[in-house]
RNA sequence: AAAGGGCAGACUGUCGGCGACGGCAGGACGCGAAGCCUCCGGGCUCGCAAGAGCUAGCGGGGCCGCCAGG
Numbered sequence: 001a002a003a004g005g006g007c008a009g010a011c012u013g014u015c016g017g018c019g020a021c022g023g024c025a026g027g028a029c030g031c032g033a034a035g036c037c038u039c040c041g042g043g044c045u046c047g048c049a050a051g052a053g054c055u056a057g058c059g060g061g062g063c064c065g066c067c068a069g070g
Base pairs, nucleotide, nucleotide: 006031007030011026012025013024014023015022016021029057035063036062037061039060040059041058042055043054044053045052046051
């Protein structure tokens, strides 16, 4: 020099869902991949159960990932 200046918790509004929760808008608690993926485990929801679903900002794992120099 270049890249970097991204994402968005709780909460609020609204919509969807039996529900966990999710979409959109506002809002930022935080995060150096809080980017993507349910393969394994945890937690949560529905169900008598079998099982099905939600959570990737619970952990593990997989894949991808800006700039510069060598």